RNAcentral holds the full RNA, with entries from Greengenes. A computed fold for a 349-nucleotide part of an RNA from Rubidibacter lacunae KORDI 51-2, annotated as small-subunit ribosomal RNA, central domain. The coordinates come from a structure-prediction model, not an experiment, and the mean pLDDT is 87. Its Rfam family is "Bacterial small subunit ribosomal RNA". Its family is annotated with structural constituent of ribosome and ribosome in the Gene Ontology. Taxonomically the source falls in Rubidibacter lacunae (Bacteria, Bacillati, Chroococcales, Aphanothecaceae).

[in-house]
Context: one part of a larger RNA
RNA sequence: UUGGGCGUAAAGCGUUCGCAGGCGGCCUGACAAGUCUGCUGUCAAAGCCCGCGGCUUAACCGCGGAGAGGCAGUGGAAACUGCCAGGCUAGAGUGCGGUAGGGUAGGGGGAAUUCCCAGUGUAGCGGUGAAAUGCGUAGAGAUUGGGAAGAACACCAGUGGCGAAAGCGCCCUACUGGACCGCAACUGACGCUCAGGGACGAAAGCUAGGGUAGCGAAAGGGAUUAGAUACCCCUGUAGUCCUAGCCGUAAACGAUGGAGACUAGGUGUGGCUCGUAUCGACCCGAGCCGUGCCGUAGCUAACGCGUUAAGUCUCCCGCCUGGGGAGUACGCGCGCAAGCGUGAAACUC
Numbered sequence: 001u002u003g004g005g006c007g008u009a010a011a012g013c014g015u016u017c018g019c020a021g022g023c024g025g026c027c028u029g030a031c032a033a034g035u036c037u038g039c040u041g042u043c044a045a046a047g048c049c050c051g052c053g054g055c056u057u058a059a060c061c062g063c064g065g066a067g068a069g070g071c072a073g074u075g076g077a078a079a080c081u082g083c084c085a086g087g088c089u090a091g092a093g094u095g096c097g098g099u100a101g102g103g104u105a106g107g108g109g110g111a112a113u114u115c116c117c118a119g120u121g122u123a124g125c126g127g128u129g130a131a132a133u134g135c136g137u138a139g140a141g142a143u144u145g146g147g148a149a150g151a152a153c154a155c156c157a158g159u160g161g162c163g164a165a166a167g168c169g170c171c172c173u174a175c176u177g178g179a180c181c182g183c184a185a186c187u188g189a190c191g192c193u194c195a196g197g198g199a200c201g202a203a204a205g206c207u208a209g210g211g212u213a214g215c216g217a218a219a220g221g222g223a224u225u226a227g228a229u230a231c232c233c234c235u236g237u238a239g240u241c242c243u244a245g246c247c248g249u250a251a252a253c254g255a256u257g258g259a260g261a262c263u264a265g266g267u268g269u270g271g272c273u274c275g276u277a278u279c280g281a282c283c284c285g286a287g288c289c290g291u292g293c294c295g296u297a298g299c300u301a302a303c304g305c306g307u308u309a310a311g312u313c314u315c316c317c318g319c320c321u322g323g324g325g326a327g328u329a330c331g332c333g334c335g336c337a338a339g340c341g342u343g344a345a346a347c348u349c
Base pairs, nucleotide, nucleotide: 003321004320005319006318007303008302012317014200015199016198017197021193022192023191025088026087027086028085029084031082033081034080035077036076037075038074039073040072041071042070043069049065050064051063052062053061054060091190092187093186094185095183096182097181098180099179102176103175104174105173106172107171108170109153113149114148115147116146117145118144119143120142124135125134161168162167205246206245207244208243209242210241214240215239219235220234221233222232257316258315259314260313261312262311265294266293267292268291269290270289271288272287273286274285275284298305299304322349323348324347331342332341333340334339
């Protein structure tokens, strides 16, 4: 619970697509469902309100009357909403020209690391706060040459770009989603949001098969310590990688849902267009889109936000309603499982 809110106090679904639903640009005409209005009927009595009257007054009681409002019928109005018809182009989309970059697959590259082989060479190496475990005279470490493997791509690199989010960084090729800028040829409101629903969704984890250089939960050992199931060191299995399929979570964060309109500026930076200038590219100026910082009004409990709003408004969705109990129990759905989704109460402060 017809209230007030959701950056940090409780509260924006992880993201997106989208049916139903809600909401919806400008002009003209028609209708009259909503809306407004006249009249009629009805809404028992009592009560409330007004007037008059009866008990000495009042309370109380009797009589008469009205209103607001609801419903129904009937007549009217046509601004707004709706519906129908017609038109428009500012929203939305298409087309044409250009630009940077996202995804998938295939192929290629170099540095480094580890291991293997061979050469040189000799007593140490490694590690730490200091050590030890460990490796090494069966020749290690160092160094040179050759080979193999897996994973990740230094510099460029940015306070940068792209993507709905998760996320995406070596190079080439193929396929492919979206965005921006310019032109204004086409469609003519085709739009916004979205309960349910669908899809995507880091890491870890799971199933099957492969792969395994480095790193490294678990585990073993060495130290430290009163102890040390840790922090440090030496090893090291799952895993990290690939293919196919699950899982569906996160401080999935801008802790800020989406769309539109309006409201001072200044200064960086990415993409594009135009102008001035120039031999030309720059420089300089203007515009659009993105991404940062500072800041006006305003907002805010403060911090801060401030044309990328947390300002001023409209539409739609989600969510909150004291702390603990508890994201638990139960039920249901999903999952191989782990668990996930939905989600209480007693009790207590």